Context: one part of a larger RNA
């Protein structure tokens, strides 16, 4: 390389957009690059294969034929691929009419709770634990009432509910804004799928500058526990957590399952729409799209299990794997302020 694979054995890129490329609906006409076919030339000899022959046989040698799967030129065919032109509407997109949603960004705003401050009442404890102690408190704590300050998060609703490409998104209101879905069939007429490079987004932690800082809390300090206890438990507590702008670019970034399309028994929930019918007060029945769950047939699978949301059956494109360790290391390169990230070996060893 081929082959075989990628839920859990090695292996799906964290996600999207998209360039080159690869692949691509129905129909019709032309061309003839691929394709098929005829002819001619060439394809040295030896070697190879077949049939004969010569050395007593064989090896070896000689003769004839084949083959040399190729290339060039030329005549033809037009189904398929290609290409050029015409047409179509089932793919794709636009329009129109609707309803759903924690989709995004910005601004404003609300109540509960914690903490702190001030004032009142009030007196000796509070707090914490397995038990304690450190800690707080007669300079009046804890408790309770009233007022105030400030930051962060949004109980109930809440749901294998919803939305988003993924990361993720949850009080309420407003503004701006993206996408999906249903119905219709007016418009365009293959405009599609995938996507190496590339670009963009990307939890938490971390970094830079400036703010903010209630609670929580790495580090740190103290108290316990213990043989020890650089821990688990307790009392404190700084970065951080929050905001703005800029970096970082990684996660068990998981459905450990790439994207798209077609097709293949059923049953039962739920969410958003549509249609018909029956009741008409809720609603119910049947059906049809789109999502999200469970069970299950065929089939698949090493088994577990998957099973119209496939891990079944097929097709297209991309990514990745090829024994364990060494090692996601070394070196080099690129990126980064750094931390580090990306790419990524070998010796050796089993």
């Nucleotide at each position: 390389c081929u082959g075989g694979g990628u839920g859990u054995a090695a292996a799906g890129g964290g996600a999207g957009c998209g360039u080159a490329g690869a692949c691509g609906g129905u129909u019709u006409g032309g061309c003839a690059a691929g394709u098929c076919u005829g002819a001619a030339g060439u394809g040295a000899a030896a070697a190879c294969c077949c049939a004969g022959g010569g050395c007593u046989c064989a090896a070896c040698c000689c003769u004839g034929g084949g083959a040399c799967u190729g290339c060039u030129u030329u005549g033809g065919a037009a189904a398929c691929u290609g290409u050029c032109g015409g047409a179509c509407u089932a793919g794709a997109g636009u329009g129109c009419a609707g309803g759903a949603g924690a989709g995004g960004u910005a601004a404003g705003u609300g109540g509960a709770a914690u903490u702190c401050c001030u004032a009142g009442u009030g007196u000796a404890g509070c707090g914490g634990u397995g038990a304690a102690a450190u800690g707080c408190g007669u300079a009046g704590a804890u408790a309770u009432u009233a007022g105030g300050a400030g930051g962060a998060a949004c109980a109930c609703c809440a749901g294998u509910g919803g939305c988003g490409a993924a990361g993720g998104c949850g009080g309420c209101u407003u503004a701006c804004u993206g996408g999906a879905c249903u119905g219709u069939a007016a418009c365009u007429g293959a405009c599609g799928u995938u996507g190496a490079g590339g670009c963009u987004c990307g939890a938490a932690a971390g970094c830079g500058u400036g703010g903010g800082g209630a609670g929580c809390a790495a580090a740190c300090a103290g108290g316990a526990u213990u043989a020890g206890a650089u821990a688990c438990c307790c009392u404190g507590g700084u970065a951080g957590u929050c905001c703005a702008c800029g970096c970082c670019g990684u996660a068990a970034a998981c459905g450990a399952u790439g994207a798209u399309u077609a097709c293949u028994a059923g049953g039962u929930g739920u969410c958003g729409g549509g249609a018909a019918c029956c009741u008409a007060u809720a609603g119910g029945u049947u059906u049809u799209c789109g999502g999200u769950g469970c069970c299950g047939c065929a089939g698949c699978a090493a088994a577990c299990g998957c099973a119209a949301u496939a891990a079944a059956u097929a097709a297209u494109c991309c990514a990745c794997c090829u024994g364990g360790g060494g090692a996601g290391u070394a070196c080099g390169u690129u990126c980064g302020c750094a931390a580090g990230a990306a790419u990524g070996a070998a010796a050796c060893u089993c």
Small-subunit ribosomal RNA, central domain from an uncultured bacterium, 350 nucleotides, folded computationally. Its Rfam family is "Bacterial small subunit ribosomal RNA". Gene Ontology terms of the family: structural constituent of ribosome and ribosome.